Small-subunit ribosomal RNA, 3' major domain from Zanthoxylum nitidum, 476 nucleotides, folded computationally. NCBI's taxonomy places the organism under Eukaryota, Magnoliopsida, Pentapetalae, malvids, Zanthoxylum.

Context: one part of a larger RNA
RNA sequence: UGACGGGCGCCCGGACAAGCGGUGGAGCAUGUGGUUUAAUUUGAUGCAAAGCGAAGAACCUUACUAGGGCUUGACAUGCCGUGAAUCCACUUGAAAGAGAGGGGUGCCUUCGGGAACCCGGACACAUAUGGUGCAUGGCUGUCGUCAGCUCAUAUCGUAAGGUGUUGGGUUAAGUCCCGCAACGAGCGUAACCCUCAUGCUUAGUUACCAUCGUUGAGUUUGGAACCCUGUGCAGACUGCCGGUGAUAAGUUGGAGGAAGGUGAGGAUGAAGUCAAGUCAUCAUGCCCCUUAUGCCUUGGGUGACACACGUGCUACAACUACUGGGACAAAGGGUCGCGAUCCCGUGAGGGUGAGCUAACUCCAAAAACCCGUCCUCAGUUCAGAUUGCAGGCUGCAACUCACCUGUAUGAGGUCGGAAUCGCUAGUAAUCGCCGGUCAGCCAUACGGCAGUGAAUUUGUUCCCAGGGCUUGUACA
Numbered sequence: 001u002g003a004c005g006g007g008c009g010c011c012c013g014g015a016c017a018a019g020c021g022g023u024g025g026a027g028c029a030u031g032u033g034g035u036u037u038a039a040u041u042u043g044a045u046g047c048a049a050a051g052c053g054a055a056g057a058a059c060c061u062u063a064c065u066a067g068g069g070c071u072u073g074a075c076a077u078g079c080c081g082u083g084a085a086u087c088c089a090c091u092u093g094a095a096a097g098a099g100a101g102g103g104g105u106g107c108c109u110u111c112g113g114g115a116a117c118c119c120g121g122a123c124a125c126a127u128a129u130g131g132u133g134c135a136u137g138g139c140u141g142u143c144g145u146c147a148g149c150u151c152a153u154a155u156c157g158u159a160a161g162g163u164g165u166u167g168g169g170u171u172a173a174g175u176c177c178c179g180c181a182a183c184g185a186g187c188g189u190a191a192c193c194c195u196c197a198u199g200c201u202u203a204g205u206u207a208c209c210a211u212c213g214u215u216g217a218g219u220u221u222g223g224a225a226c227c228c229u230g231u232g233c234a235g236a237c238u239g240c241c242g243g244u245g246a247u248a249a250g251u252u253g254g255a256g257g258a259a260g261g262u263g264a265g266g267a268u269g270a271a272g273u274c275a276a277g278u279c280a281u282c283a284u285g286c287c288c289c290u291u292a293u294g295c296c297u298u299g300g301g302u303g304a305c306a307c308a309c310g311u312g313c314u315a316c317a318a319c320u321a322c323u324g325g326g327a328c329a330a331a332g333g334g335u336c337g338c339g340a341u342c343c344c345g346u347g348a349g350g351g352u353g354a355g356c357u358a359a360c361u362c363c364a365a366a367a368a369c370c371c372g373u374c375c376u377c378a379g380u381u382c383a384g385a386u387u388g389c390a391g392g393c394u395g396c397a398a399c400u401c402a403c404c405u406g407u408a409u410g411a412g413g414u415c416g417g418a419a420u421c422g423c424u425a426g427u428a429a430u431c432g433c434c435g436g437u438c439a440g441c442c443a444u445a446c447g448g449c450a451g452u453g454a455a456u457u458u459g460u461u462c463c464c465a466g467g468g469c470u471u472g473u474a475c476a
Stems, first nucleotide, its partner, number of pairs: 001476002003473003007470001010467002013464001015460002019423005026314008034305002042053002064300007073125001077124002079121003083117001087103002090099003107114002130287003136283002138278003141274001143272001148187004153182001154163003167178003193266004198234003202230003208223003237260001240254005303442001316416001321373002324370002332362003337356002342351003382413001387408006429452002432449004
């Protein structure tokens, strides 16, 4: 000087407390461990692995496994030789592949040939999701959006080092003020960026309003006030007033205001720590394989199942369940697509096929509300697992192993031990909608969107994490 302390004192945080809802018990979905297996490819393992890499494993993917094949190779560059390449039936094979046949020729040209392409050959090589993340780059997690981490000059100390950065206040903040052997500066903080909230300006089409028409269709006419969309501005700064404070920084109450003290949310992540993660995105040193640890292909596996753990979904009901009815969103997607209308089907769906980038369409919002059924707590008109049968769709293919529909079946479950998690306002809770990936989908996941909409915070004694000061040390 650091690190550590069941040392002291100060401060802060969804850390505790106050409250609401969960997990832990059940069934199922999904990930992991373990076991099993020919293979169950692999990485990730306290917080910071485990609905994670994977924004989509039937084949492919695919790295694994059992077979069948290839050896200059699926791919690149160089050399030699034949032929333009390309395209089309046929035989055989599980497929990859192998065999044989027919037809016809392009571009440039000094007519020798050349460029590009196919096939064959020899060698240099090519290849590897093989190993090492403890050889590395790059990228990322974490402490933590915590308030810290440093430097120049000066000065103190023999030196390691100290001061500055400590002290008194204050702040979300090393934020600012005052003081001070320090005076300044840098990276962080803040601000600058994006979205939302108010108003003005400007522009009105496919949006808006009125008229006309009630039609297949903004199709006709008019308008620029409103909604909305895009542009450009204004606005919030403790600016104003009172109290308080050290005449400071600030803090507290109030006014005005759409918004008040960081307005709300996002992006933004200092120096460093964990030899943290990744050689399987990519790149890369070294090692290793080279008729194989490379390449092609058929089937299987990654989906197994005494069990253990994590994350979720659905429930256990009456604030409910079910039948019927008429309402109210936002944000997204769509031409290999979204698909209205009409017809068929109980339904999934099938046929038809108008229109389509503010136009058409996905699209039905659902909870909420109204009428009714059940009728008092029952394994039920709760719950829906599991299973039989019959169908639909995607796809070459749905057995291993997809999803959906109809009908029948009707398991466990009556609110969950110890323990443990999330959340402070349009938040929790609850209710639906959309998207990416994607032929289809195992999505209950992930990322967004709007509807309804709470309770509580007295406070810092304690638990946990963190920051500063000070103190002790058998530690470095």
Its mean pLDDT, the model's own confidence on a scale to 100, is 81. The full RNA is in RNAcentral, with records from SILVA.